[in-house]
């Protein structure tokens, strides 16, 4: 970089440095000198991967190992990730008078493959 799968209406901020933009694009709307974005420190959230325990299933030989599922919203928190607004909203398609609902694309994150 390409690709597959899963998730994206929950949750979680203070301080220091810097100094004008930021929210991916367009439009809207919003955040922002009462200091944004970024970087650093500390703190926190969450539970994708990971780890431990118990129970049940598959396999096996009734075992070990492996594997699947569950455990009040199971437990822990090592690897990532995240800590304004549903991924801020809309954009393409379908339904609907509309409000809105469903799907898709794109994007983000994780895990895997090339």
């Nucleotide at each position: 970089a390409u690709u597959u799968c899963a998730u994206g209406c929950a949750g979680a901020g203070u301080g220091g440095c810097u100094g004008a933009g930021g929210g991916a694009a367009g439009a809207g709307c919003c955040c922002u000198g009462u200091g944004a974005c970024g970087c650093c420190a500390c703190g926190g959230c969450a539970a994708c991967c990971g780890g431990a325990u118990c129970a049940g299933g598959a396999u096996c030989a009734u075992a070990c190992a492996u594997u699947c599922u569950g455990a009040c919203c199971g437990c822990c928190a090592g690897g990532u990730g995240c800590c304004a607004a549903c991924u801020c909203u809309c954009u393409c398609c379908c339904g609907g008078a509309g409000a809105c609902g469903g799907g898709g694309a794109a994007c983000a994150u994780g895990a895997g493959a090339u």